Annotation
The RNA shown here (Bacterial RNase P class A) has 351 nucleotides and comes from Luteimonas sp. e5. A source record names the gene rnpB.
RNA sequence: GGAGUCGGCCGGACAGUCGCGUCACCGUAGUGCGGUGCCGAGGAAAGUCCGGGCUCCACAGGGCGCGAUGCCAGGUAACGCCUGGGCGGCGUGAGCCGACGGAAAGUGCAACAGAAAGAUACCGCCCAAGACCGCGCAAGCGGGACGGCAAGGGUGAAAUGGUGCGGUAAGAGCGCACCGCGAGCCGGGCAACCGGCCGGCACGGCAAACCCCAUCGGGAGCAAGACCAAAUAGGGAGGCGAUGUCGUGGCCCGCGACGCCUCCGGGUAGGUUGCUGGAGCCGCGCAGCGAUGUGCGGCCUAGAUGAAUGACUGUCCCCGACAGAACCCGGCUUACAGGCCGGCUCCGCCA
Numbered sequence: 001g002g003a004g005u006c007g008g009c010c011g012g013a014c015a016g017u018c019g020c021g022u023c024a025c026c027g028u029a030g031u032g033c034g035g036u037g038c039c040g041a042g043g044a045a046a047g048u049c050c051g052g053g054c055u056c057c058a059c060a061g062g063g064c065g066c067g068a069u070g071c072c073a074g075g076u077a078a079c080g081c082c083u084g085g086g087c088g089g090c091g092u093g094a095g096c097c098g099a100c101g102g103a104a105a106g107u108g109c110a111a112c113a114g115a116a117a118g119a120u121a122c123c124g125c126c127c128a129a130g131a132c133c134g135c136g137c138a139a140g141c142g143g144g145a146c147g148g149c150a151a152g153g154g155u156g157a158a159a160u161g162g163u164g165c166g167g168u169a170a171g172a173g174c175g176c177a178c179c180g181c182g183a184g185c186c187g188g189g190c191a192a193c194c195g196g197c198c199g200g201c202a203c204g205g206c207a208a209a210c211c212c213c214a215u216c217g218g219g220a221g222c223a224a225g226a227c228c229a230a231a232u233a234g235g236g237a238g239g240c241g242a243u244g245u246c247g248u249g250g251c252c253c254g255c256g257a258c259g260c261c262u263c264c265g266g267g268u269a270g271g272u273u274g275c276u277g278g279a280g281c282c283g284c285g286c287a288g289c290g291a292u293g294u295g296c297g298g299c300c301u302a303g304a305u306g307a308a309u310g311a312c313u314g315u316c317c318c319c320g321a322c323a324g325a326a327c328c329c330g331g332c333u334u335a336c337a338g339g340c341c342g343g344c345u346c347c348g349c350c351a
Base pairs, nucleotide, nucleotide: 001347002346003345004344005343006342007341008340009339010338012316013315014314015313016312017311018310020040021039023037024036025035026034027033028032042322046333047332049331050330051329052328053327054221055220056219057218066217067216068215069214070213071085072084073083074082075081086100087098088097089096090095101212102211106210107209108206109205122153123152124149125148126147132143133142134141135140161179162178163177164176165175166174180201181199182198184197185196186195187194188193225273226272227271228270235264236263237262238261239260240259244258245257246256247255248254280299281298282297283296284295285294286293287292317320
């Protein structure tokens, strides 16, 4: 100097004028207006995909079922998140990616091709033993499969450990070396797992097929929920009718309904609340590799409900992206013009 990788941060700046919203105070006037002061969108406020707080409903306990998660350990209020580690893959490297439990529980699946996707032989190889056939008096010789083999060919994504040497009738972990594998032993590690020894080696793949194992999970959501509370209609309780009308099959009593008054409660419109001080932010220290935890000090930083956060002017620059709260918080994911800082890696050159 070039190329790359990981982490953190910013997201036009300053000044003036006008305007908008909550709150506090003051003045008016009566629930509005005016003035002053403080504050007033984001790193994602987004998608609503996970987890939790909060609220209401349900609930003795356990099991079945269903759903989610799925290497190990740790962090956390919790998580499907984060940190550290292991294993596998990619990269020269920094580093990145990973549905990564179980195939000796059971069931099932594998298109096409192929003999066979599991116990199969299409082509092929071999007659050592046995049987058979032929020849021979016999010893024996020859033959090929209804016998032996799975090395080679062929099919396939995948063919019953691989390569080589030995061995054999031909072959074969049949024997040996290396690699691989293992349900054995020893050692290290909390563990995942790793290393060594041992064992010729036990029917391969798929669980993002059912399934098995382990852990977790009650439902609905701020339009949750709580409070105040008209008009109209309806409900409950008590009282009043010299007792009217109707019903109780005709009559009497009784009872019920209709009427008037008072009280009570539910609920609708409307209003208030929930509503923002919190697993909060900043700085320093301590513990820890880290996620994170903790101590001290400082700070207050939107809370609307027809719903505010804008406009203009001036100066400057690199001329400004994606996008806007609606109960709150922790994550993940997605969108994003341009820029800043730091760690590390590789290549080239100079000393």